The RNA shown here (transfer RNA) has 77 nucleotides and comes from a Parvularculaceae bacterium. Rfam family: tRNA. The family's RNA type in Rfam is transfer RNA.
[in-house]
RNA sequence: CGGGGCGUGGCGCAGCCUGGUAGCGCACCUGUUUUGGGUACAGGGGGUCGCGUGUUCGAAUCACGCCGCCCCGACCA
Numbered sequence: 001c002g003g004g005g006c007g008u009g010g011c012g013c014a015g016c017c018u019g020g021u022a023g024c025g026c027a028c029c030u031g032u033u034u035u036g037g038g039u040a041c042a043g044g045g046g047g048u049c050g051c052g053u054g055u056u057c058g059a060a061u062c063a064c065g066c067c068g069c070c071c072c073g074a075c076c077a
Stems, first nucleotide, its partner, number of pairs: 001073007010026004020057001028044005050066005
């Protein structure tokens, strides 16, 4: 330098193809249960969807540019 993949609550991931209210599991908080812890049950909080611009009535999703991580290849020494 070229090609490919990934980036979404604290952690691990889905949703993207085919635009229409951001979800799942674990974790966390509250209550019940227990002498307490744990378990179980019920309820609840938390996300600029890596960044910017554009398209659109509407963007996590589409287009362009950039950043970070990983893999492959090339080049230089």